[in-house]
Context: one part of a larger RNA
RNA sequence: CUGGGCAUAAAGAGCACGUAGGUGGCGAGGUUAGCGGAGGAUGAAAUCCCAUGGCUCACCCAUGGAACUGUCUUCCGAACUGCCUCGCUUGAGGGUGAGAGGAGAAAGUGGAAUUCCUGGCGUAGCGGUGAAAUGCGUAGAUAUCAGGAGGAACACCGGUGGCGAAAGCGACUUUCUGGCUCAUUCCUGACACUGAGGUGCGAAAGCUAGGGGAGCAAACAGGAUUAGAUACCCUGGUAGUCCUAGCCGUAAACGAUGGGCACUGGGUAGGGGGGGUGUCAAUUCCCUCCUUGCCGAAGCUAACGUGAUAAGUGCCCCGCCUGGGGAGUACGGUCGCAAGACUAAAACUC
Numbered sequence: 001c002u003g004g005g006c007a008u009a010a011a012g013a014g015c016a017c018g019u020a021g022g023u024g025g026c027g028a029g030g031u032u033a034g035c036g037g038a039g040g041a042u043g044a045a046a047u048c049c050c051a052u053g054g055c056u057c058a059c060c061c062a063u064g065g066a067a068c069u070g071u072c073u074u075c076c077g078a079a080c081u082g083c084c085u086c087g088c089u090u091g092a093g094g095g096u097g098a099g100a101g102g103a104g105a106a107a108g109u110g111g112a113a114u115u116c117c118u119g120g121c122g123u124a125g126c127g128g129u130g131a132a133a134u135g136c137g138u139a140g141a142u143a144u145c146a147g148g149a150g151g152a153a154c155a156c157c158g159g160u161g162g163c164g165a166a167a168g169c170g171a172c173u174u175u176c177u178g179g180c181u182c183a184u185u186c187c188u189g190a191c192a193c194u195g196a197g198g199u200g201c202g203a204a205a206g207c208u209a210g211g212g213g214a215g216c217a218a219a220c221a222g223g224a225u226u227a228g229a230u231a232c233c234c235u236g237g238u239a240g241u242c243c244u245a246g247c248c249g250u251a252a253a254c255g256a257u258g259g260g261c262a263c264u265g266g267g268u269a270g271g272g273g274g275g276g277u278g279u280c281a282a283u284u285c286c287c288u289c290c291u292u293g294c295c296g297a298a299g300c301u302a303a304c305g306u307g308a309u310a311a312g313u314g315c316c317c318c319g320c321c322u323g324g325g326g327a328g329u330a331c332g333g334u335c336g337c338a339a340g341a342c343u344a345a346a347a348c349u350c
Stems, first nucleotide, its partner, number of pairs: 003322004008303001012318001014201004021194003025088007033081002035077008049065006091191001092188003095184005103177007110154001115149006125136002162169002206247006215241002220236004258317006266295011299306002323350003332343004
């Protein structure tokens, strides 16, 4: 000496469940596999190292020693790890009693608005822009009133507020389903953590089949602008956006920060519980658990920053990185209807 790292420099898998594996709480007894001590056997010779000697020296060679870090075996020890047995309750799970919520699925319902249709009223414009024009309108538009149809989205409440593993979730009602928090400390008794493979979920766009189609709107057409204008602006407008069933499996899928456990000054604000104090009741004040933010001690950091929601201090498990380009490409393989996805180089070059 026996790597260093991963918020922003290369690097945390989009997220979860879970197999193998790795790791694992407190006490007692046993065992002696790991572990420690002592002894024995073996570890060919040469080589390496040390000493002495022989070639005039050296290279080279010879003799002796040490070493051969290993393996096997006997005895002793029992703190730690493992294994076996017994027990415990603080980790984990359960029971009971409360609570919050846009968590998910299905069915039904509602109002505002846009568009279209019918009818009334009414007449020459409307619309649009920087200015215009295309467009619509005397076959009666725009504006206005009444009725009807249909689709999509749910203003205000609404909030660095809530829920969810993430993607994500927002009108109302009912039914079904999942998770979470608090209180109690009643039950089980380590049942735990992580997780290679694997499996499932996974925005938008896209694909297949069948519906639906109001508004919006890639493509496309026209009008403008311009030197040009395959754009920005305007008038139209098809896929699509919506529903059902299936596929795709990717995103700046971001906190650019994997999961779990423990420990380490404070201040302040929001959400959900519990306890105490106080009161006729409430506001109040104090304590406590979970959660969402901000500011900051120490520490960490290249700096910015982070700072009990750590990027601090430690332990366990997984994933990933190793100069730029070539390249997330080629080839091969697996998956996909396709689009493509996943896995993943090299020559060459700086």
The part of an RNA shown here (small-subunit ribosomal RNA, central domain) has 350 nucleotides and comes from a metagenome. The prediction has a mean pLDDT of 90.